Model confidence (mean pLDDT): 83 of 100.
This is a predicted structure of a 1568-nucleotide RNA (small-subunit ribosomal RNA) from an uncultured Kiritimatiellota bacterium.
It matches the Rfam family "Bacterial small subunit ribosomal RNA". Rfam links the family to the GO terms structural constituent of ribosome and ribosome.
It was read from a public genome assembly.
RNA sequence: UUUUUGGCUGAGAGUUUGAUUCUGGCUCAGAACGAACGCUGGCAGCGUGGAUUAGGCAUGCAAGUCGAACGGGAUCCGAUGGAUGAAUAGCAAUAGGAUUUCAUUGGUGAGAGUGGCGGAAGGGCGAGGACAAUAUGGGCAAUCUGCCCUGUCGCUGGGGAUAACGCCCCGAAAGGGGUGCUAAAACCGAAUGUGGCGGGUGAGGGCAUCCUCACUUGGCCAAAGGGGGGGACCGCAAGGCCUCCUGCGACGGGAUGGGCCCGUAGACCAUCAGCUUGUUGGCGGGGUAAUGGCCCACCAAGGCGACGACGGUUAGCUGGUCUGAGAGGACGGCCAGCCGCACUGGGACUGAGAUACUGCCCAGACUCCUACGGGAGGCUGCAGUCGAGGAUCAUUCGCAAUGGGCGAAAGCCUGACGAUGCGACGCUGCGUGAAGGAUGAAGGUCUUCGGAUCGUAAACUUCUGUCAUGAGGGAAAAGGCAAUCGCCGUGAACAACGGCGUGCGUUGAUGGUACCUCAAGAGGAAGCCACGGCUAACUCUGUGCCAGCAGCCGCGGUAAUACAGAGGUGGCGAGCGUUGUUCGGAUUUACUGGGCGUAAAGGGCGCGUAGGCGGCCGGAUGUGUCGGAUGUGAAAGCCCCGGGCUCAACCCGGGAAGUGCGUUCGAAACUGUUCGGCUGGAGCACGGAAGGGGGAUGCGGAAUGCAGGGUGUAGCGGUGAAAUGCGUUGAUAUCCUGCAGAACACCGGUGGCGAAGGCGGCAUCCUGGGACGUGACUGACGCUGAGGCGCGAAAGCAGGGGGAGCAAACAGGAUUAGAUACCCUGGUAGUCCCUGCCCUAAACGGUGUGCACUUGACGUGGGGGUUUCACCGCCUCCGUGUCGCAGCCAACGCUUUAAGUGCACCGCCUGGGGAGUACGGCCGCAAGGCUAAAACUCAAAGAAAUUGACGGGGGCCCGCACAAGCGGAGGAGCAUGUGGCUUAAUUCGAUGCAACGCGAAGAACCUUACCUGGAUUUGACAUGCAGCUGCACGACCCAUGAAAGUGGGUUUCCUUCGAGGGUGCUGCACAGGUGCUGCAUGGCUGUCGUCAGUUCGUGCCGUGAGGUGUUUGGUUAAGUCCAGCAACGAACGCAACCCCUAUGAUCUGUUGCCAGCGGGUAAUGCCGGGAACUCGGAUCAGACUGCCUGUUUACGCAGGAGGAAGGUGGGGACGACGUCAAGUCAGUAUGGCCCUUACAUCCAGGGCUGCACACGUGCUACAAUGGCCGGUACAAUGGGUAGCAAUACCGUGAGGUGGAGCCAAUCCCGAAAACCGGCCCCAGUUCGGAUUGGGGUCUGCAACCCGACCCCAUGAAGCCGGAUUCGCUAGUAACGGCGCAUCAGCUACGGCGCCGUGAAUACGUUCCCGGGCCUUGUACACACCGCCCGUCACAUCAUGAAAGCCGUCUGCACCCAAUGCCGGAGUGCCCAACCGCAAGGGGGGCGCCGUCAAAGGUGUGGGUGGUGAUUGGGAUGAAGUCGUAACAAGGUAACCGUUGGGGAACCAGCGGUUGGAUCACCUCCUUU
Repeated sequence: UUUUUGGCUGAGAGUUUGAUUCUGGCUCAGAACGAACGCUGGCAGCGUGGAUUAGGCAUGCAAGUCGAACGGGAUCCGAUGGAUGAAUAGCAAUAGGAUUUCAUUGGUGAGAGUGGCGGAAGGGCGAGGACAAUAUGGGCAAUCUGCCCUGUCGCUGGGGAUAACGCCCCGAAAGGGGUGCUAAAACCGAAUGUGGCGGGUGAGGGCAUCCUCACUUGGCCAAAGGGGGGGACCGCAAGGCCUCCUGCGACGGGAUGGGCCCGUAGACCAUCAGCUUGUUGGCGGGGUAAUGGCCCACCAAGGCGACGACGGUUAGCUGGUCUGAGAGGACGGCCAGCCGCACUGGGACUGAGAUACUGCCCAGACUCCUACGGGAGGCUGCAGUCGAGGAUCAUUCGCAAUGGGCGAAAGCCUGACGAUGCGACGCUGCGUGAAGGAUGAAGGUCUUCGGAUCGUAAACUUCUGUCAUGAGGGAAAAGGCAAUCGCCGUGAACAACGGCGUGCGUUGAUGGUACCUCAAGAGGAAGCCACGGCUAACUCUGUGCCAGCAGCCGCGGUAAUACAGAGGUGGCGAGCGUUGUUCGGAUUUACUGGGCGUAAAGGGCGCGUAGGCGGCCGGAUGUGUCGGAUGUGAAAGCCCCGGGCUCAACCCGGGAAGUGCGUUCGAAACUGUUCGGCUGGAGCACGGAAGGGGGAUGCGGAAUGCAGGGUGUAGCGGUGAAAUGCGUUGAUAUCCUGCAGAACACCGGUGGCGAAGGCGGCAUCCUGGGACGUGACUGACGCUGAGGCGCGAAAGCAGGGGGAGCAAACAGGAUUAGAUACCCUGGUAGUCCCUGCCCUAAACGGUGUGCACUUGACGUGGGGGUUUCACCGCCUCCGUGUCGCAGCCAACGCUUUAAGUGCACCGCCUGGGGAGUACGGCCGCAAGGCUAAAACUCAAAGAAAUUGACGGGGGCCCGCACAAGCGGAGGAGCAUGUGGCUUAAUUCGAUGCAACGCGAAGAACCUUACCUGGAUUUGACAUGCAGCUGCACGACCCAUGAAAGUGGGUUUCCUUCGAGGGUGCUGCACAGGUGCUGCAUGGCUGUCGUCAGUUCGUGCCGUGAGGUGUUUGGUUAAGUCCAGCAACGAACGCAACCCCUAUGAUCUGUUGCCAGCGGGUAAUGCCGGGAACUCGGAUCAGACUGCCUGUUUACGCAGGAGGAAGGUGGGGACGACGUCAAGUCAGUAUGGCCCUUACAUCCAGGGCUGCACACGUGCUACAAUGGCCGGUACAAUGGGUAGCAAUACCGUGAGGUGGAGCCAAUCCCGAAAACCGGCCCCAGUUCGGAUUGGGGUCUGCAACCCGACCCCAUGAAGCCGGAUUCGCUAGUAACGGCGCAUCAGCUACGGCGCCGUGAAUACGUUCCCGGGCCUUGUACACACCGCCCGUCACAUCAUGAAAGCCGUCUGCACCCAAUGCCGGAGUGCCCAACCGCAAGGGGGGCGCCGUCAAAGGUGUGGGUGGUGAUUGGGAUGAAGUCGUAACAAGGUAACCGUUGGGGAACCAGCGGUUGGAUCACCUCCUUU
């Protein structure tokens, strides 16, 4: 290196939008925890448990031990001797010897003491400490080390005391004093000196101071004994002596443990930038085991700091733990190592070791005792208690084990430790049963009523026996010690002692526990959370923006899978959820692994310091770098292998790992260093050329204003229109002259210069830079650049000038609802100059600087080359533009002038708001600038692009949209609908266009839904079941009543005799509802709009939304057609096909027709007849830009011919995708909800017709184009048997009588305007007809409320209608009548149709309205009736300032100064050891003085926290006020900086930017 094998190994989602891509934050799913809380809770094992107040502590225990160092000895048990002499025996002596006591002595050995060792370990806690610590690696030639091991040599001979103890005294106590005695391994001299130290000489070595070794030396320095055993020998004895063990002294070495020093590493804040006087170093001392300013005197003036000193905040550090793919991030509880602390602060003593957790002294706070004089105490040891807290256990057992202290040992001590207990706090294991069991039980839930589901789940049957329960058995954990015996060592020795082994005896807190066996019985043992998406799991009911949920998005306003309950389901399971915290996801601080043109982000620009980085060649070195070896990287943990508890958790053994640090050997490419060289980078020299580069001085003309003079007369000026203003004291205009200041037309140009800001008349002087060309110079001198320094538009500030024009402020005039603005007339700072400040801009290419590389094309400025006579052209370098390849980008776009590809360095960003704000600091004269947070709050804020919509944006086009016309509405009266009001009710619905003569094509009753009153309850209507009757229903009659109804009476079916049909009654299911929801729906309809649009398939383009097609150029009524085109096709729409109508042909010919023929009448197609015509109705024809001319690529257009008709001939039906939650639950249908002796049903009466008003739609008019009277013509559509009705008669008339004819091309239903003639003569009329009175007619059960019509009488308003507004483009408008539906009648003047008469006008598309297409802007998408800003008012919250007040930390100065070390003085008092015969000396103690110095005090600063009347802004909050600033050209383009002004958004001036629309000029305001 390859192969094989094995191991390890990175997931995303929701949320900004109408949709999209991106940016970006928020949120979730995971794992973990010394946890807490809620609900629930069977067992066991192993772990773990005061994280907060290093707050205070009652009580008990947590460090003692050694008699084999010492004096001594209570107590108890003996022994010997003395004294005493009881009971008993005896007459007695006496025996006897109890008892007591004394002496001696042996044993026992409490308590205390001297002495030794240990109390510096073990145990606890983490306050302090950012370094005197820790980790890691080194150094000490600058060091110590008790006990332990090893080696060498020793342990001789003396002395004086003192506790205990006795006695006396003081004190309440704690304690203390005096005096007298006593021992030691306590203490003190002396001897010896293996050695050590000191001195000297020499040698060797090293690392600077130095180290090692050898020799040497009248120098200095030691010690302690205790215990056991024993032969010979000695000694009067003690004992010597021998031996063993132990101890002691001096010294060497080792081991262990410390001390000191050094490198490196690990927190934050620069809103902490300068710190320091023992400070930094030296010399000499002191001190220490030891180096050192550790301390002191003197000398010098240093030392540290941007590689972060000093200050502040926080924090024990590490092995490790959690998380993570890793790199990292967070953490440091248990266990282990180190450090620090022990009520707070200070201090030393003792000791091998301490500045000592359960020692000492002092001060302070606190607590306790007290006789008030004085004392005692320190749980951050184990338990425990109070407090604080969301929260953390037993005042347990035992030294049996492990370990520690002491001891020769037995042993004693040990809250270390071993155990048990409590807590589901964690990890792990086990159980709550297993198998069978379908009528798929009951019950629950849902249901489309069929069923589905809980569900083999249960019951039931057959089993099992883990755990728990009871009974029995029952460990390991145990070694040690003494006796016995064996072997080995030492020794003179068989003794003693030491080592190894044997062996009997004895020893357990846990604990009668683990474990085993037996018994019994499914018996005792399941919950928690979730179920809208993320995210696994769905229905019902309740609720109705309420109650509530919520991790984010968001649910809830009557059909909620989102709230609450239930059923079901999902997940986990003795737990489950919630909360908190950490890491992850987050590549969201990016080392791995991000960015900065527009999303957050390039410093305004340059010069330059430190730093970082650095061209070519060669040599050396070996800093970095790489490799090997080696030391270390504690144990535990993680990982692997193996093993032990039944498994696992847990534990044990081994390995690996520990990416690090040190040492050493090696490599030499790169890097660094060093040496030598080079010329390409950079600089330098020379040359000619370009330039609004900068500074200073001077000059010039045009314009403007002012002044003087002349001419001249009534206006000028200004605006959308005006006014203020100026002008008869002569303006404006015009001519001449003069003065002043400022700016420099044309040239002038994405042209030039400069680093940027910026720079523009001309000339002179001074001066900076760049490009090009050439070169024989230097030789890397370079790039970048934190701090720093300089420059830096406009506005502004200070002082001094200047001031023509312009112009914040200000004043006036307009506009307006207002107008602190836009417009106008004036006008001051300012604008200009000098000097000095300010230091900011959209200071922008929104693009840091430098270098290199990467296809091109076309312009333009400067230089050079080539060539030429010259111009052009070509080549090249530098600059400046446009377009574009690759590439990049989220897209837009950038593209050799990069936003491409790389390198170097700097600056900056990390969600929006709060905020570029507060506080602090620095700067400034001020304004203010620079630096720059947090609380709190939101789930977004944002970029680019897309589709729409919109624009007081643009272009093109259309429409009775405007214009041009004709006639109306708005004024009057009436009709009708609506609103409002009223009412018992005035039923309900429709509400901009697109409700309002609409639903309603007929409200007196009915209709009718409303109101009042009276009634009915299986019902007015449908279906089914059960029971009863065997009748009935019906009909008739009576009573009552307004009727409905109620009560009563009479009569009464068929039949196969089963009771069926039918019916009634009773009861149950059910009927019924014009009750609600059109925002749960179907269906239907309106509207944009008969507008020309709306889409699809495939392909192509784009990351995508989406685009293309459908855009473009023509054309059209049309997305109609043509051409072109990354599109090619297609669908729904358009058009056509259908109907009517206009012309003709053919066929047909009654009820229609009548030309010709015949007959007839007063007259009439009346009759015969005819089939020509009209007409009726069926089939065809015809029109297609087909033909011609012009034009056009084509489509088509214009004109013409022909034709009844000409360019869709006219009209109708027909309405794309969709919009308006448009309208309708009251036409019908229908989900859900609601009522059920009523919200159902019936009846009578009333109401829907009410009337101060307002609006819509109409009718009739206002008159002479008319009214009235008379006469005379011409239709069509339709309707007609409960009907239309003729002739005739009656009535003024409505109408009545009457009835021919007609089920209808047959009969009936009267056309009018027009025309002819006459009257009226401009008036409230011979116009107009309302209103009212009277009388009638007709319909109808009934005309009071409330019908129509007729006649007579009455005779209102009204003389053409304000603002405004509607319809209509030809058989149209206008005018005229006729018919029909509904209907008994009618409110019809409405609606739907029909025919008659029959116009005017259209220049044109600027404007209004609506629409279509393309394009543009957008902060809109509920889509401009949009969005949205600020003040004010109210509520809540956090925060800044603030006279002060309170606390805490700390600096400096001074005062006082405890204990104590050290120093001084030595004689005030005292004193055993040594010297001295003694006196005394040496020395010591107390006391005295001094330095240092804690606490305390005084004064004065600084930091920080809390609080604070009042005050500033900020944030948030369904419907508050004022305006309208921004988004479209947002209606004055917006924005940036600055200055002034204003209720507020804002406005204005100056300079700047494009991140402004528009073809262009004028064009006031216009809100929601």